[in-house]
RNA sequence: AACGAACGCUGGCGGUAUGCUUAACACAUGCAAGUCGAACGAGAAAGCUCUUCGGAGUGAGUAGAGUGGCGCACGGGUGAGUAACACGUAGUUGACCUGCCGAUAGGAAUGGGAUAACCAGAGGAAAUUCUGGCUAAUACCAUAUAGUAAUAAUAAAUUUGGAAGUAAUUAUUUAAAGGAUGCCUCUCCUUGGAAGCAUUCACCUAUUGAUGGGACUGCGGGACAUUAGUUUGUUGGUGGGGUAAUGGCCUACCAAGACUACGAUGUCUAGCUGGUCUGAGAGGAUGAUCAGCCACACUGGAACUGAGACACGGUCCAGACUCCUACGGGAGGCAGCAGUGGGAAUAUUGCGCAAUGGACGAAAGUCUGACGCAGCAAUACCGCGUGAGUGAGGAAGGCCUUCGGGUUGUAAAGCUCUGUUAGAUAGGAAGAACAGUAUAUUAUCCAAUAGGUAAUGUGCCUGACGGUACUAUCAAAGAAAGCACCGGCUAACUUCGUGCCAGCAGCCGCGGUAAUACGAAGGGUGCAAGCGUUGUUCGGAUUUACUGGGCGUAAAGCGCGCGCAGGCGGAUAAAUAAGUCAUAUGUGAAAUCUCGGGCUCAACCCGAAACUGCGUCUGAAACUGUUUAUCUAGAAUAUCGGAGGGGAAGUGGAAUUUCGCAUGUAGGGGUAAAAUCCGUAGAGAUGCGAAGGAAGAUCAGAGGCGAAGGCGACUUCCUGGCCGAUUAUUGACGCUGAGGCGCGAAAGCAUGGGUAGCAAACAGGAUUAGAUACCCUGGUAGUCCAUGCCGUAAACGAUGUGUACUAGAUAUUGGGGGACUUGACCCCUUCAGUGUCGUAGCUAACGCAAUAAGUACACCGCCUGGGGAGUACGGUCGCAAGACUAAAACUCAAAGGAAUUGACGGGGGCCCGCACAAGCGGUGGAUUAUGUGGUUUAAUUCGAAGCAACGCGCAGAACCUUACCUAGGCUUGAAGUCCCACGAAGCCGGCCCAAAAGCUGGUGUGCCCCUCGGGAAUGUGGUGAUAGGCGCUGCAUGGCUGUCGUCAGCUCGUGUCGUGAGAUGUUGGGUUAAGUCUCGCAACGAGCGCAACCCCUAUUGUUAGUUGCCAGCAUUAAGUUGGGCACUCUAAUGAGACUGCCUGGGUUAACCAGGGGGAAGGUGGGGAUGACGUCAAGUCCUCAUGGCCCUUAUGUCUAGGGCCACACACGUAAUACAAUGGUGCAUACAAAGGGAAGCGACCUGGCAACAGUGAGCAAAUCUCAAAAAGUGCAUCUCAGUCCGGAUUGGAGUCUGCAACUCGACUCCAUGAAGUUGGAAUCGCUAGUAAUCGUGGAUCAGCACGCCACGGUGAAUACGUUCCCGGGCCUUGUACACGCCGCCCGUCACACCACGGGAGUUGGUUUUACCUGAAGUCGUGCCCUAACCGCAAGGAGGGGAGCGCCUACGGUCGAACCGGUGACUGGGGUG
Repeated sequence: AACGAACGCUGGCGGUAUGCUUAACACAUGCAAGUCGAACGAGAAAGCUCUUCGGAGUGAGUAGAGUGGCGCACGGGUGAGUAACACGUAGUUGACCUGCCGAUAGGAAUGGGAUAACCAGAGGAAAUUCUGGCUAAUACCAUAUAGUAAUAAUAAAUUUGGAAGUAAUUAUUUAAAGGAUGCCUCUCCUUGGAAGCAUUCACCUAUUGAUGGGACUGCGGGACAUUAGUUUGUUGGUGGGGUAAUGGCCUACCAAGACUACGAUGUCUAGCUGGUCUGAGAGGAUGAUCAGCCACACUGGAACUGAGACACGGUCCAGACUCCUACGGGAGGCAGCAGUGGGAAUAUUGCGCAAUGGACGAAAGUCUGACGCAGCAAUACCGCGUGAGUGAGGAAGGCCUUCGGGUUGUAAAGCUCUGUUAGAUAGGAAGAACAGUAUAUUAUCCAAUAGGUAAUGUGCCUGACGGUACUAUCAAAGAAAGCACCGGCUAACUUCGUGCCAGCAGCCGCGGUAAUACGAAGGGUGCAAGCGUUGUUCGGAUUUACUGGGCGUAAAGCGCGCGCAGGCGGAUAAAUAAGUCAUAUGUGAAAUCUCGGGCUCAACCCGAAACUGCGUCUGAAACUGUUUAUCUAGAAUAUCGGAGGGGAAGUGGAAUUUCGCAUGUAGGGGUAAAAUCCGUAGAGAUGCGAAGGAAGAUCAGAGGCGAAGGCGACUUCCUGGCCGAUUAUUGACGCUGAGGCGCGAAAGCAUGGGUAGCAAACAGGAUUAGAUACCCUGGUAGUCCAUGCCGUAAACGAUGUGUACUAGAUAUUGGGGGACUUGACCCCUUCAGUGUCGUAGCUAACGCAAUAAGUACACCGCCUGGGGAGUACGGUCGCAAGACUAAAACUCAAAGGAAUUGACGGGGGCCCGCACAAGCGGUGGAUUAUGUGGUUUAAUUCGAAGCAACGCGCAGAACCUUACCUAGGCUUGAAGUCCCACGAAGCCGGCCCAAAAGCUGGUGUGCCCCUCGGGAAUGUGGUGAUAGGCGCUGCAUGGCUGUCGUCAGCUCGUGUCGUGAGAUGUUGGGUUAAGUCUCGCAACGAGCGCAACCCCUAUUGUUAGUUGCCAGCAUUAAGUUGGGCACUCUAAUGAGACUGCCUGGGUUAACCAGGGGGAAGGUGGGGAUGACGUCAAGUCCUCAUGGCCCUUAUGUCUAGGGCCACACACGUAAUACAAUGGUGCAUACAAAGGGAAGCGACCUGGCAACAGUGAGCAAAUCUCAAAAAGUGCAUCUCAGUCCGGAUUGGAGUCUGCAACUCGACUCCAUGAAGUUGGAAUCGCUAGUAAUCGUGGAUCAGCACGCCACGGUGAAUACGUUCCCGGGCCUUGUACACGCCGCCCGUCACACCACGGGAGUUGGUUUUACCUGAAGUCGUGCCCUAACCGCAAGGAGGGGAGCGCCUACGGUCGAACCGGUGACUGGGGUG
């Protein structure tokens, strides 16, 4: 795009078409083929009229029936069969027929016997039949006549290669029918008629035309080769038969042919065509309606009649089915029109012969479900309408909203118009022309003015559709819009509901709480009386490629050759004209398509053109073909040379093994390490000798040969091919090659040999979780030879063979030539091979590139998504193994190639990091503290989960905090905003309760403004908007944070390269802590990171000296004070460090090593600073926030409890286990902080915690505050201790409403585990680890945690193999959710299709045989009106019988195709 469609929703009108695609399934009922009285005989009734009542007339020669003629073979239906001369196209018929129709010529004479109807009778239920009698014809028969007819014979002319065969002659044979009308001219009777005359319709013979048919031929149009051979009337001939006619069409005999790879035979499917649909076309699909042909008529067979049938509405027979029946027997055939069942689905049991056409008829006319019309159906195509203009307060309502508004939307309403269609009223066609009849005229036949025929004019007559089309008038916007879609493809978006549910889906896919994808709504988009869905066909699909594809790696080159057929084929000339080309012509039916015209347009109708094809005639001769002649460039042969692992037979040496002898002694062998194994019965080792088999070191090469497989010692023999040179010969002899034939590694098979080594299977030893393996010790087939099979390999260059052409460079093998040499090389050139690189070109890219995957030609083979499957079945081959050929069901939306970026690797290279190593100290064991898990509980609130949760949120849970639990309360609420009312506010009590809450008494009336009403502020009550939520979602989010990682990376612009993804830059050589810098480079630049800029610290200058400091001068107990600001210090601002200098290395670089100077040296030390990104990392319980949820509760208030539980497990810490120590006494030196609801000195009391008093201090001034380790002295002496301090008892202190659950501290007493910690594991590289103390935040109180501060102060680093993490380059990849990836097979379960299968059950075809209906033909009998007859019979006709053929049926089989089948096999999906 289309449809003979169907289904869903919807539906106003008209025109034109179309309408059982299924069951060639079965059919009730009605109709669809009759007609003619002008062929024939016979011939009613009702009714009406008359009546003498008997009947007569009319109806009426009507109806109906019969004989006879013509028709029924047309028209109409259907597509079962048919792969065929069935159809299409073009021809042939010298091999034929043709009723009715036209033309021409002639004829139509004389006779005869029957028979239906009818009458009478009989049988039967019926259908229908029988007997006897009467009768007619255009029915039937005989005779006559006839030739341009038929048959036979003879046979000129003509044609011709031959055949065929005509004229002519002779012989024989065969015809007929009358009817109607008119007239009296001729003849007869004679008013008028006829056997007469005339016209006309029929009839007969012959010829011919037209029409219609029969037969034959070339070419064309399905599938399967898993159908390869078929055929006996088969192929041909002769004779005969048969037919309208040719012919094995049939028959007898003879011959042995005929068809087939250009697809016979078989099987399956199918009516064919014009056309139709699609497509740019070529094609593909299709064969409804219309038209041509064919076939069929319940199924099968058969003939009759006829011009024509083997006959849809005829006959006979057989069968199935249905119906009637009195059970004896009969009837039927909708694939005609309607109609019924059936079906997803396809119409009315309509009207009419008015038109067109047909049958009959002289005609009127009759018949006609052909046809013309109407009805039903949006089934299709076409046309029209459902209104038009104006109209903004952009109404109401709906929907959305950021609450401002937006949108529906000029849409509506309103106002002004119009009147198509539908409705009402009125008018109203064309289709009608013939024919007939009447009349007039003319022509013709005729004796005729009858009459007939023909032509012309006029009048009359005929419409189913239908009062339809059309026209006019009337009223009224009045009666007339839906369907699908809105994630992308694909035009069109929001809200709500739902929550991997319900559902959607053409493909991709959507849905798991914010769905533009489901459902609804609003809005929008598309089409529109339709719109969607389903089905089918073509297109897109260059995805079967003729136009117009491919085969190195994506599917695809046979393993290789030889070669029949076939295809293709060098040069020159001639002939021919098959192919080819051209003119003319015939045909190519009509319809359709195209163009033009007509219906108001269109669909529709009419006309023209076209129809790519086939035939005929004529011509052309370039190319192809054919024939002829010639040539040498292809091919081949001869001659002379050459190289070679080409093939077969023999020979030789090295080595292994075994055996013998000898020497000799304890091991050998084997492995990563071992063991099995061999060896004191003498191995291994060494020497000599022997046997036997297999294989051929070095040479050896990217080298040679061969078609491929393949081929390697030497000698001999045999032999194919190849290469070079030269001249000569043949003269296209060539290339390819379906089938076919041959060769064909290894393994394997068969028979017979052989067997040294090696070695499947097997055995043992190891390894291992196991080890039916890898390793070791043995070892059999086999490997070897001969003969025969097999016929496959990643048989690979994954690249078929042949020929020609198209830049170069280089290496090498075998020849030839040249030049130069003494010569070999080297050099130049040429032919034939073998390699490497590379230009053009090609390629998806990789790559190929004269040995093409380039450019062309010729031929062959092969491919067409993945899996199923190179499998099943069938066939062929094979001893077997198996090979070759080779599907389908089903299933998936991919499979695959090349390249790219990442990621990954028990891949490679380079490098870094307390990563390892080297060290120091820990954790893991103990006790306690603390966090977590688990358990428990009314609750033990919640979060955090490898590193990167676990002394984390929590810088501090007794109440509070608090989010949890129990109990008791409140509901505009504990707090906030708005409104109303009342009272200022406030203060002091009492009762009840666990408290909150509640009840109640007293006191109080201020201050500010004022227009004297009130306002502001505050409290209480009320009202509804709202509040509130540590409720959920960190996977809806913002913000903040962790981590890789302070790792050195991450990107961009322009340019360039690539079809592209992308690359380059950013890689490479060096160097660095660093993508830091430098050199090079199709790159040049830039950004975020690095570094630097910032802070602290180390040195120092300047400025400034109080609360700081004190050198000198005074002074004091004391920098206490005077004085001073030099020093220290404080805190502001500077300086200083930059590889700047030197030497060496390095590319004269960057930089590195060392040195000098310097307080400091190579980023001096530390901090802050965290690129692009990753982990849906963490947090809705900091805060903010979308959505959802609760609203007398998930909110809020209060008390008590809980977060502190405790068989257990883990993390992080504290304290220890002691002598580098504990204890006691004495004594020295910090830094950085805090302090007013605070720090709190001195003094007093207490053993102490602390208490009392309270100076000073908002701090360089006062205070916390004592620093501790250290040092000195003393003691303890290796013990569970004078170590260790848990636990417990008692007594207290402090904070605080309150220390019971549940605080800290003090004193006395108690004195647990623990004696340095398994596997494993953590931190640290210098002022670091370790160790020692100090301060701070939080805080009423509570610190072993956290943060900060200083004191003392080490050891070690060879180095980068390894573990972990990271960076760069490179490589492989089937990974991309990215190795925690992907993924293979068995087993188990479920489902699906398929193969095998003992069988079983159907179908189709068929050999042979049996039976043999009807019927044609043959045959002899019997019967018999017309004619003949000498009367016997004959001609002709009929009947039953027999025979040939034969349908249905039957029997034994055969082949093929299905259904089903216990069980079984593999396959697919989950």
Molecule: small-subunit ribosomal RNA
Organism: uncultured Halobacteriovorax sp.